[in-house]
RNA sequence: CUCUUAUCGAGAGUGGCGGAGGGAACUGGCCCGAUGAAGCCCGGCAACCCAGUGCGGCUGCAGCCGCCUGAAGGUGCCAAUUCCAGCCCGGGGUUCACCCGGGGGAGAUAAGAG
Numbered sequence: 001c002u003c004u005u006a007u008c009g010a011g012a013g014u015g016g017c018g019g020a021g022g023g024a025a026c027u028g029g030c031c032c033g034a035u036g037a038a039g040c041c042c043g044g045c046a047a048c049c050c051a052g053u054g055c056g057g058c059u060g061c062a063g064c065c066g067c068c069u070g071a072a073g074g075u076g077c078c079a080a081u082u083c084c085a086g087c088c089c090g091g092g093g094u095u096c097a098c099c100c101g102g103g104g105g106a107g108a109u110a111a112g113a114g
Base pairs, nucleotide, nucleotide: 001114002113003112004111005110006109007108008107013042015041016040017039021032022031023030026086027085028084029083043078044077045076048074049073050070051069052068054067055066056065057064058063082106087103088102089101090100091099092098
């Protein structure tokens, strides 16, 4: 980098260093930021991998699936739905403005494969 599967409306700081940017990219919006951005450290959240002497189901008896409990280790994450829209379909509406739902695309993360 590519592919597969799963998830993406919950959760996480009145800390230290740091100093002007940040919210993936493009366009448009809307926000966050000197009452301190990014980044680093500490802390925390969660439970994908993981652990269990736990429960249930399926079964071709090798295993698979679901649930429960946990958090030592590997990742991840810690404003706003993945901040929102962009393409397609449907619904509402004063047919204007705008609102709602579904799908797609893009992206993020995990686990596995190449």
A computed fold for a 114-nucleotide RNA from a Bacillota bacterium, annotated as SAM riboswitch aptamer (S box leader). Its mean pLDDT, the model's own confidence on a scale to 100, is 83. The sequence was found by an Rfam model in a public genome assembly.